[in-house]
RNA sequence: UACCCGAACAGGCAAACCCGCCGUGAGGCGGAGACGCAAAGCCAGGGGCCUCCCCCGACGGAGGCAGCCCAGCCGCCGAA
Numbered sequence: 001u002a003c004c005c006g007a008a009c010a011g012g013c014a015a016a017c018c019c020g021c022c023g024u025g026a027g028g029c030g031g032a033g034a035c036g037c038a039a040a041g042c043c044a045g046g047g048g049c050c051u052c053c054c055c056c057g058a059c060g061g062a063g064g065c066a067g068c069c070c071a072g073c074c075g076c077c078g079a080a
Stems, first nucleotide, its partner, number of pairs: 005078002012037002018031005035067001041073002045070003048065006
């Protein structure tokens, strides 16, 4: 110095519930709030889950979720 790693410190994010707005919906944004998080930063490429349309299902189409997993990109602090 780099990587694995995760004690401390600094800084960071923010589940549920509640309020407002948007959306048919999954859900999103803002406020408030902290269950948790070392990628709980970005990304919907693969898998998965969810919603809507198609009479139901399948197929198909259009969407959502990265705080489910994998891949990709970027990255704070620092002991053993």
The RNA shown here (c-di-GMP-I riboswitch aptamer) has 80 nucleotides and comes from Paractinoplanes abujensis. Of the family's consensus pairs, 100% are formed in the model. The RNAcentral record of the sequence draws on Rfam.